[in-house]
RNA sequence: GGUUCCAUAGCCAAGUUGGUAAGGCAGAAGACUGCAACUCUUCGAUCAUCGGUUCGAGUCCGGUUGGAACCU
Numbered sequence: 001g002g003u004u005c006c007a008u009a010g011c012c013a014a015g016u017u018g019g020u021a022a023g024g025c026a027g028a029a030g031a032c033u034g035c036a037a038c039u040c041u042u043c044g045a046u047c048a049u050c051g052g053u054u055c056g057a058g059u060c061c062g063g064u065u066g067g068a069a070c071c072u
Stems, first nucleotide, its partner, number of pairs: 001071007010025003019055001027043005048064005
């Protein structure tokens, strides 16, 4: 230098043909308890970033940033 892939909550991670962004761990508040533990309830992300297409974008297209693999 070339080709391909990845980026979603503090961490892991689903989202398959564009239509309200699942779940687990951790965390906070509350209930329960003499105090705790266990258990139960509630609470969190405009999706790396900037644009475009569309009535509507995590999803499609382009640029940028970061990371990975292969080729040279």
Predicted 3D model of a 72-nucleotide RNA (transfer RNA) from an uncultured Erysipelotrichaceae bacterium. It matches the Rfam family "tRNA". The family's RNA type in Rfam is transfer RNA.